[in-house]
Context: one part of a larger RNA
RNA sequence: UUGGGUCUAAAGCGUUCGUAGCCGGUUUGAUAACUCUCUUGUGAAAUUGUUGGGCUUAACCUAACAACGCGCAAGAGAAACUAUUAGACUUGGGACCGGGAGGAGCUAGAGGUAUUCUAGGGGGAUCGGUAAAAUGUGAUAAUCCCCGGAGGACCACCAGUGGCGAAGGCGUCUAGCUAGAACGGGUCUGACGGUGAGGAACGAAGGCCAGGGGAGCAAAACGGAUUAGAUACCCGAGUAGUCCUGGCAGUAAACGCUGUGAGCUAUGUGUUGCACAAUCUUAGUGGUCGUGCAGUGCCUAAGCGAAGGUGUUAAGCUCACCACCUGGGAAGUACAGUCGCAAGACCGAAACUU
Numbered sequence: 001u002u003g004g005g006u007c008u009a010a011a012g013c014g015u016u017c018g019u020a021g022c023c024g025g026u027u028u029g030a031u032a033a034c035u036c037u038c039u040u041g042u043g044a045a046a047u048u049g050u051u052g053g054g055c056u057u058a059a060c061c062u063a064a065c066a067a068c069g070c071g072c073a074a075g076a077g078a079a080a081c082u083a084u085u086a087g088a089c090u091u092g093g094g095a096c097c098g099g100g101a102g103g104a105g106c107u108a109g110a111g112g113u114a115u116u117c118u119a120g121g122g123g124g125a126u127c128g129g130u131a132a133a134a135u136g137u138g139a140u141a142a143u144c145c146c147c148g149g150a151g152g153a154c155c156a157c158c159a160g161u162g163g164c165g166a167a168g169g170c171g172u173c174u175a176g177c178u179a180g181a182a183c184g185g186g187u188c189u190g191a192c193g194g195u196g197a198g199g200a201a202c203g204a205a206g207g208c209c210a211g212g213g214g215a216g217c218a219a220a221a222c223g224g225a226u227u228a229g230a231u232a233c234c235c236g237a238g239u240a241g242u243c244c245u246g247g248c249a250g251u252a253a254a255c256g257c258u259g260u261g262a263g264c265u266a267u268g269u270g271u272u273g274c275a276c277a278a279u280c281u282u283a284g285u286g287g288u289c290g291u292g293c294a295g296u297g298c299c300u301a302a303g304c305g306a307a308g309g310u311g312u313u314a315a316g317c318u319c320a321c322c323a324c325c326u327g328g329g330a331a332g333u334a335c336a337g338u339c340g341c342a343a344g345a346c347c348g349a350a351a352c353u354u
Base pairs, nucleotide, nucleotide: 004325005324006323007308008307012322014202015201016200017199021195022194023193025089026088027087028086029085030084031083033082035078036077037076038075039074040073041072042071048066049065050064051063052062053061054060092192093189094188095187096185097184098183104178105177106176107175108174109173110172111155112154116150117149118148120146121145122144127136163170164169207248208247209246210245211244212243216242217241222236223235224234259321260320261319262318263317264316268298269297270296271295272294273293274292275291276290278288279287280286303310304309327354328353329352337346338345339344
């Protein structure tokens, strides 16, 4: 390299969009590039095989025939596949219409409880904290109770193997703007599709830059304990940060450790959305029940798998395309390059060792 693999042994890019490329539904005609058939030419000799001949045999030499070179070129034909071209179609895709679902995104406004601080009043000795304590707090009146105010963050219950989103993620209410999916209709379009090297966009937390903000929490640093020690676990206090605006960064156990798309292959049982039918009804956007489609869970047949398990949401049976793997360590290190303000990210070895 081929073969073989990628849930857990090495291995699916964090996610999507998309360029080139690769692959591509049904049907009719044409062409004949591709494919296939036939013919002719050519494809040196030596070499190889068979049968003869020549050196006393053999090796060797030599003659004829065959084989090899199975390709290339020219000509004649075939038309199934691929391709090209001209049409047609509707199942794939897209558009449209309809009434619903949703913590999907962005912007603005409004609200809620609690913590903290603070004005006033009540009250008068501890409070706080722990396994136990101490540091800490308090006669400059704390803790506690009542009633005002300020400010920042968050959004209990509802809350659910529930919903939405490509992923990251998204949860008080109202309004506006924006996007997507499902269902139903079957109106339009008519293969317009799938994947996707490079590329682009998005991308938790933490981090960085500038400007705000700062209640609570809290890396660091500081005290108190514990301990042999305690650079920790526990306690007190506490700065970055956490929040907002504008940029950068681009990583995570970014996980379903399972790439995307399509087709096919037993059931059963929950749940969410839509539609249809039945039934009950207090006639409600109501309840119950069944069917279909779409999502989301559980159990399981066959199958698969080394097993755990998976099993129409496949890890089953097939196809298309991409990414990745090839013993452990050295090492996600070094060097070079690209990007970044930096931190670092991406790409990514070898010697040596075992």